[in-house]
RNA sequence: GGGCGAUUAGCUCAGUUGGUUAGAGCGCUACAUUGACACUGUAGAGGUCGGAAGUUCGAAUCUUCUAUCGCCCA
Numbered sequence: 001g002g003g004c005g006a007u008u009a010g011c012u013c014a015g016u017u018g019g020u021u022a023g024a025g026c027g028c029u030a031c032a033u034u035g036a037c038a039c040u041g042u043a044g045a046g047g048u049c050g051g052a053a054g055u056u057c058g059a060a061u062c063u064u065c066u067a068u069c070g071c072c073c074a
Stems, first nucleotide, its partner, number of pairs: 001073007010026004019057001028044005050066005
C1' cells in the first nucleotide's frame, strides 16, 4: 500500500424484508426477604446504534467518505 471483517447500554452480544417505542444476559440502584450477608423475587436507571454526509415518506439496517481494532496478501 491492497483485500476482508468488526464497531449497538458499564461488560459480552442479538437485532429477520428498511417500518413507526432498539433488545437480552451479566453488572448497577431501590424495595421485599435475612439477626446480618449470600441466594431469590419485584421495580427502575442506563443508548449520538464509532463519526459525517447522502438516498428514502421512513435508516442500527442501503450508499459514499472517515476513525479505531483484528485477520490475510505484498
The RNA shown here (transfer RNA) has 74 nucleotides and comes from an uncultured Chlorobiaceae bacterium. It was read from a public genome assembly.